[in-house]
C1' cells in the first nucleotide's frame, strides 16, 4: 500500500402469500373502526436455522445456493426483507 473474496457503514431499488374467523382487552371521531394479545383454519419465503448438495476449489481439505423443510420469520399500510446499485470503512493474502 493492499486487488479478488471476506466484514461493516449510508443511500436507492427489492417479491411472495388472508385487511381470514372467534374470544379477551386497550383507544377513539362510539355500536362502529384501529392497535394489542390467545386460540382456529389457510397460505408465503428472500431475515435467522436446518437438510441435500448444484455449484466454487487442477485434486484433497475445505466452502457451499436463489434448490428443498418450513422450527423461527411472514401474508393491507409500515418495520422488516435475500439480493443488486452507488459511494465509503475494516481487513487478510501478496508486493
Nucleotide at each position: 500500500u493492499g486487488a479478488u473474496g471476506g466484514c461493516u457503514u449510508g443511500c436507492g431499488g427489492g417479491a411472495g402469500a388472508g385487511a381470514c374467523c372467534u374470544g379477551g382487552u386497550c383507544a377513539c371521531c362510539a355500536u362502529g373502526u384501529g392497535g394489542c394479545c390467545a386460540g382456529g383454519c389457510g397460505c408465503c419465503g428472500a431475515a435467522g436455522g436446518c437438510g441435500c448438495a448444484a455449484c466454487c476449489c487442477g485434486c484433497c481439505c475445505g466452502g457451499a445456493a436463489u434448490c428443498g423443510c418450513u422450527c423461527a420469520g411472514g401474508c393491507a399500510a409500515a418495520c422488516g426483507g435475500a439480493c443488486c446499485g452507488c459511494a465509503g470503512g475494516c481487513g487478510c493474502a501478496g508486493g
Molecule: Glycine riboswitch aptamer
Organism: Pseudomonadota bacterium